[in-house]
RNA sequence: GACACAUCCAGAGGGGCGGAGGGACUGGCCCGAUGAAGCCCCGGCAACCACCGCGCAAGCGGGAAGGUGCCAAUUCCAGAGAGAUGUGUG
Repeated sequence: GACACAUCCAGAGGGGCGGAGGGACUGGCCCGAUGAAGCCCCGGCAACCACCGCGCAAGCGGGAAGGUGCCAAUUCCAGAGAGAUGUGUG
């Protein structure tokens, strides 16, 4: 990268390096030298997987030490054969 399924109106930021972009795309509208992207450290949110309990099962409940994810704006808004994240399959 392909396919399937689930979720996307809740929630959660400080520091160092860096130095002009960023919010996927198009159109808007925003964020940014009172410091964008990116990298690192620490912190946090959530609960998909994993774990624990109950259950024949579907599922329900639990905590947050593990694997991901996330921490401006409803996926920022609208659009589309769109995107993102997780799990599974080959």